[in-house]
Molecule: small-subunit ribosomal RNA
Organism: uncultured Bacteroidota bacterium
RNA sequence: GAUGAACGCUAGCGACAGGCCUAACACAUGCAAGUCGAGGGGCAGCACGAAAGAAGCUUGCUUUUUUUGGUGGCGACCGGCGCACGGGUGAGUAACGCGUAUGCAACCUGCCUAUAUGAGGGGGAUAACCCGGAGAAAUCCGGACUAACACCGCAUAAUAUUGAGAAAAGGCAUCUUUUUUCAAUUAAAUAUUUAUAGCAUAUAGAUGGGCAUGCGUCUGAUUAGCUUGUUGGUAAGGUAACGGCUUACCAAGGCAACGAUCAGUAGGGGUUCUGAGAGGAAGGUCCCCCACACUGGUACUGAGACACGGACCAGACUCCUACGGGAGGCAGCAGUGAGGAAUAUUGGUCAAUGGGCGAGAGCCUGAACCAGCCAAGUCGCGUGAAGGAAUACGGCCCUAUGGGUCUUAAACUUCUUUUGUAGGGGGAUAAAAAAUGCUAUGUAUAGCAUCUUGUAGGUACCCUACGAAUAAGGAUCGGCUAACUCCGUGCCAGCAGCCGCGGUAAUACGGAGGAUUCGAGCGUUAUCCGGAUUAAUUGGGUUUAAAGGGUGCGUAGGCGGGAAGAUAAGUCAGUGGUGAAAGUUUGCGGCUCAACCGUAAAAUUGCCAUUGAAACUGUCUUUCUUGAGUGCAAAUGAGGUAGGCGGAAUGUGUUGUGUAGCGGUGAAAUGCUUAGAUAUGACACAGAACUCCGAUAGCGCAGGCAGCUUACCAGGCCACCACUGACACUGAAGCACGAAAGUGUGGGUAUCAAACAGGAUUAGAUACCCUGGUAGUCCACACAGUAAACGAUGAAUACUAACUGUUUGCGAUACACAGUAAGCGGUCGAGCGAAAGCGUUAAGUAUUCCGCCUGGGGAGUACGCCGGCAACGGUGAAACUCAAAGGAAUUGACGGGGGCCCGCACAAGCGGAGGAACAUGUGGUUUAAUUCGAUGAUACGCGAGGAACCUUACCCGGGCUCGAACGGCUUUUGAAUUUGGUGGAAACAUCAAAGUCAGCAAUGACAGGAGUCGAGGUGCUGCAUGGUUGUCGUCAGCUCGUGCCGUGAGGUGUCGGCUUAAGUGCCAUAACGAGCGCAACCCCUAUCUUUAGUUACCAUCAGGUCAAGCUGGGGACUCUAGAGAGACUGCCACCGUAAGGUGAGAGGAAGGUGGGGAUGACGUCAAAUCAGCACGGCCCUUACGUCCGGGGCUACACACGUGUUACAAUGGGUGGGACAAUAGGUUGCUACUUAGCGAUAAGAUGCUAAUCCUUCAAACCCACUCCCAGUUCGGAUCGAAGUCUGCAACCCGACUUCGUGAAGCUGGAUUCGCUAGUAAUCGCGCAUCAGCCAUGGCGCGGUGAAUACGUUCCCGGGCCUUGUACACACCGCCCGUCAAGCCAUGGAAGCCGGGGGUACCUGAAGUUCGUAACCGUUAAGGAGCGACCUAGGGUAAAACUGGUAACUGGGGCU
Repeated sequence: GAUGAACGCUAGCGACAGGCCUAACACAUGCAAGUCGAGGGGCAGCACGAAAGAAGCUUGCUUUUUUUGGUGGCGACCGGCGCACGGGUGAGUAACGCGUAUGCAACCUGCCUAUAUGAGGGGGAUAACCCGGAGAAAUCCGGACUAACACCGCAUAAUAUUGAGAAAAGGCAUCUUUUUUCAAUUAAAUAUUUAUAGCAUAUAGAUGGGCAUGCGUCUGAUUAGCUUGUUGGUAAGGUAACGGCUUACCAAGGCAACGAUCAGUAGGGGUUCUGAGAGGAAGGUCCCCCACACUGGUACUGAGACACGGACCAGACUCCUACGGGAGGCAGCAGUGAGGAAUAUUGGUCAAUGGGCGAGAGCCUGAACCAGCCAAGUCGCGUGAAGGAAUACGGCCCUAUGGGUCUUAAACUUCUUUUGUAGGGGGAUAAAAAAUGCUAUGUAUAGCAUCUUGUAGGUACCCUACGAAUAAGGAUCGGCUAACUCCGUGCCAGCAGCCGCGGUAAUACGGAGGAUUCGAGCGUUAUCCGGAUUAAUUGGGUUUAAAGGGUGCGUAGGCGGGAAGAUAAGUCAGUGGUGAAAGUUUGCGGCUCAACCGUAAAAUUGCCAUUGAAACUGUCUUUCUUGAGUGCAAAUGAGGUAGGCGGAAUGUGUUGUGUAGCGGUGAAAUGCUUAGAUAUGACACAGAACUCCGAUAGCGCAGGCAGCUUACCAGGCCACCACUGACACUGAAGCACGAAAGUGUGGGUAUCAAACAGGAUUAGAUACCCUGGUAGUCCACACAGUAAACGAUGAAUACUAACUGUUUGCGAUACACAGUAAGCGGUCGAGCGAAAGCGUUAAGUAUUCCGCCUGGGGAGUACGCCGGCAACGGUGAAACUCAAAGGAAUUGACGGGGGCCCGCACAAGCGGAGGAACAUGUGGUUUAAUUCGAUGAUACGCGAGGAACCUUACCCGGGCUCGAACGGCUUUUGAAUUUGGUGGAAACAUCAAAGUCAGCAAUGACAGGAGUCGAGGUGCUGCAUGGUUGUCGUCAGCUCGUGCCGUGAGGUGUCGGCUUAAGUGCCAUAACGAGCGCAACCCCUAUCUUUAGUUACCAUCAGGUCAAGCUGGGGACUCUAGAGAGACUGCCACCGUAAGGUGAGAGGAAGGUGGGGAUGACGUCAAAUCAGCACGGCCCUUACGUCCGGGGCUACACACGUGUUACAAUGGGUGGGACAAUAGGUUGCUACUUAGCGAUAAGAUGCUAAUCCUUCAAACCCACUCCCAGUUCGGAUCGAAGUCUGCAACCCGACUUCGUGAAGCUGGAUUCGCUAGUAAUCGCGCAUCAGCCAUGGCGCGGUGAAUACGUUCCCGGGCCUUGUACACACCGCCCGUCAAGCCAUGGAAGCCGGGGGUACCUGAAGUUCGUAACCGUUAAGGAGCGACCUAGGGUAAAACUGGUAACUGGGGCU
């Protein structure tokens, strides 16, 4: 885009066209084929007339009865014509059925036309009617009468038919035509109104048919052979006619890979839909042809039928019946039932068109013309138009005091009137035709006149009036695809054509508002074409995506070199015929337009005939040599077959030497061995394979071929250019060859070695490893016929840049070489290719031929067939299922891949953890609650840098509801404030007292009460977020612009070499530059200089003390804190192109980043946090808010992390002695004195701090003691007594003293930190804080090591490269069994069908043939009987094809 459509929602009108696609299922009822009296006898019924009778009476009228075919006409009957047309349907049919083009010298043709001739004279019946009979009916029988254009003789007759001849002409083989002679045979019908209609014979025409032929006409080869009247001939029969159409005889043919036969499906065409076309699909309506008429068979009549509304028979079904018998055929028009998703009225008329009959009027006509129903289609029209803004109300949305949208839409004003309603007008289709009359002439036509005929329909159309009046919906809105928001829902409900949407912010579900699109329709479903170049003729492919046969030979077929001539099959051109009409296209015209219709033209791409052309193809003839082949000569090779020979190795046997192991592995064991192995020497035997040479070397068609040698066979190549003269190429079938494994028979068997056995390994190990070991491996003969049979690349020919290696020839000689031919390789260009790549050995450019492919799976499976001894091979589907499977390349990630490099990563060391007790955090458990969060590294002394109350978020209980806090406004009271009483656990409630602010005042500040507007939430979502943080990682990376490369994703730069801590730099370079990172800039620290010296310092001078920078003073030193200097591979040597590296180099306080800190690229982990804060959405609102009292966060069988203290002598205890830095301090640090064993207390001083205090640092040193023990180690736990803080130490604080004195004697597997002022060890300070559960955290200084060979390994990281089926990225992906559910399918004992064929039996109707009895007085003929054939029926055995099935096999989905 289309439809004979259906379904859903909706619906105003008209025109045109359409309407059982299913059950060729069954049918009630009515109608669809009759007509002619001008063929006939007649006359039932109707009408008229005549005659007779009767009644009424108006005496010639009415009514009625009877008779009468006399007339009009006419039921039934005889007869003629028609019924073979028209109408329906598509079952069958794969066919001369249809289409197209021819032919009939092999035919027929009623009615019609033309021409010619004729119609003389007879005969016998029969139906109707009448009589009788049988039957329920249908119907039938007998007797008698009668007519014809019914039937039958006779006569006549040829251009008819048959037979026999003659001549001529023609063609198409048989033959045909014309002329002519003779013989035989055959015909008729009349009617009447006299004008016609008929009849017979013959010829011709027209029309309609019959037959034959060429070409075209679906699918299947998992249908490959079919056929016996079959193929042909002779003769006969039959037919309108040819013919095996039929029969007898003879021959053995005929068809088929160019698809016979069989099976399935199907009416064919004009045309229709689609498509640019070529094609593909379809065959409804209309037209042509065919076939059929309940199913099957058969003939009759006839011009024509084997006959839709005829006959006979058989069958199934239905109906009637008196049970004896009968009747019927809607696939005609309506209509009914059934089936179905689905398809209309039991209508009107013969007015027109057409048909039948008739002389005609006319009759008949469900053909036809009309109307009715149906949005089922196409076309047309309408549902109003203009103005109108407070852009109303209302709805919806938003960034919400406002805006947007529905919206000029509405209301309202003016206008119009198609449509609608009402009234009126209006006759095209019919100038036709018929009838009657007249005229003309040529008796058959024409003209004229009169009269008659309309179903649709009082319709179309026109006029008038009224009045916006009567008239809009459907689908969609994530992308494709035009159109977006809100609410609800929460992987539910649902949507969906594909992708997909929905798990709490859904433009995708449902609703709403809005929008888009089409519009009396709109969507959905079904089907066809297109897009699809996705079956490719136009117009595809085959290295890797699906696809080259394993290879050769070769049949058919296809295709084929140069020249000349002939021909004209293909080809091309002209002409003629045909290609029906309708349809299509174009012009013009008619319905108001259009659809629709009319008319004219074009087209109809085809077929046939004919006339030409002769280039190309074909065919024939002649010829040529370049393709191909042959010959002479030379060289070449693991080419093949058969035979002979050889040495090494292996194994075995015999024997010698020799002694304890051998062998084997990652390590072992099984195994062999004192009966002498392994090893080694000699001899012998056996079988198999041929070291080195040996090579991207050679040969072969492929498989494949390797010691030497002999024989035979074969091939390619080079050179010569002698011969043949296109002999060529390819190749479906076919034939042959064809690795390894395998099979059969017979040999052989050294090695190796499936199966098998044992030993190991392992969780297991039916494996990998080891020890053995049988088929086999080898030979002969035979089979098998497959491989990643690969160059994943079929064969042949020609052409098309280069460079390079190699083999064998030729080029006189040559180890030289630049030529040439045939091979085998490498690199690369153009070109090709999706790319990878190919590239004279093409995957380039062309030609020829063959094989093969058409999404993945199912499946190379099933069934069938063929082959095979078997194994198995060849051929080779479908159902079902998925939305992918696949190729090449890219970027990442990953690898028990590779290379380079780094890091306390390993190693080398030192000290720990893991064992104990305790502290602390977590899990778990418990609980009314044990609030919440953090969970590998990157949670667990974490948020928390301080849980007794508070904190506090949790639990129990008691209260409050503008609320515990804050702000604005109004109002009212009171200064604020302080104190006390009562109830209560407190919150709170209530009472009393004191107090009396500023300002002149208004009023203000503060406080309380009341009201109002903003509350409040540590409730949820860190997966809606901001901000902040952890980690990879202080790792060296991450990117951009322009250019270049690539179809593209992307690449390059950023790679490579060297170097660095570093993408740090240098060199190189299709890249050149740049940014974020690195580094540097900043802070602390190490050295020096300078400036300045108070509270710091004190060398010199002076004073002074028990002592002390204590004092004057000093500005030197230390120190303080400002400013500078200094370090840059700068210098030297060596190495290096350079960057840079090396050196215990020099100098220097410091040397190669001096040490430390701050600083964290692009990003990753939906990492952490809604409980620090902020914030979207959701939720609670006398509670999920808030106040208070108490409890809990501190529980305790247990498990883990992080720590502290230890286990002791490098130590513990006692006494004495020495040396810091940081930091803090007025609600504070506190000197000093006194009391206390002590924690502390009571006094008291200094300090708002370089001044005073914390503050005596400890380890260390000196001395004494302990003597290796659960101790003078260790200090848990418990008891007692206290101190301090605080409203309050019971749950639940710290500290002190005395007593008690647990585990623990250095810690399994495993694991952590650290590379120098580091580890280890020692103490000191601070934050938080009333106090403190601090052994934690953050800082400070004191003492102060060991070790690093090195980068193999573990972990993490960086760069390059490689593989990948991964991309949520290896914590990936993914295979098979098993378990469960569902689905389709194969096999299957059987069971149930279907169509076709074969054989036999039987056999109706019927044609044909035969025939003694009966009929016909005889005869003709008939009846009857018989024979052949046959529908149908029966029996039998097979084949084919379906359905179903216990059980069973695999497959798919979840």